[in-house]
RNA sequence: GCAUUGGUAAUUCAGUGGUAGAAUUCUCAUCUUCCAUGGGGAAGACCUGGGUUCGAUUCCCAGCCAGUGCA
Numbered sequence: 001g002c003a004u005u006g007g008u009a010a011u012u013c014a015g016u017g018g019u020a021g022a023a024u025u026c027u028c029a030u031c032u033u034c035c036a037u038g039g040g041g042a043a044g045a046c047c048u049g050g051g052u053u054c055g056a057u058u059c060c061c062a063g064c065c066a067g068u069g070c071a
Stems, first nucleotide, its partner, number of pairs: 001070007010024004018054001025043001027041002030038001047063005
């Protein structure tokens, strides 16, 4: 340089044109004499810009970052 894959909560992963989900984490109260465990509630995210669309995390284009292959 070319090709290709990926970017989603603090972390690990789902998701797929119509309100973004789970686990861990943090936090609140409950249980307990206290801690731990358990059950319950709450907080927290779609890499950036543009386009298509009534509507984009999803489709398209460009960029940035990371991985892989070839040179």
Predicted 3D model of a 71-nucleotide RNA (transfer RNA) from Trichechus manatus latirostris. Model confidence (mean pLDDT): 80 of 100. The RNAcentral record of the sequence draws on Rfam. The organism belongs to Trichechus manatus, within Eukaryota. Rfam family: tRNA. Rfam classes the family as a transfer RNA.